[in-house]
RNA sequence: UACGGUUUCGGCGGUGGAGUUCGCCGAUGAACCGCCCUGGCGGGCUGAUGACUCCUACGGGAGC
Repeated sequence: UACGGUUUCGGCGGUGGAGUUCGCCGAUGAACCGCCCUGGCGGGCUGAUGACUCCUACGGGAGC
């Protein structure tokens, strides 16, 4: 100096917060930044989770 592994730590997984858990990336620049149609312009659709639970916000229906 390069590569690989482990531990710790940090970050990420399409919109907020918390707990648990999974995956990915990194410590010299990565993981990640939703889907469909269109050559482009442009148009349409869906979700506060990666997954589970809870809270908050938002949307729909019913009752008082």
A computed fold for a 64-nucleotide RNA, annotated as Fluoride riboswitch aptamer (crcB RNA motif). It was read from a public genome assembly, where an Rfam model found it.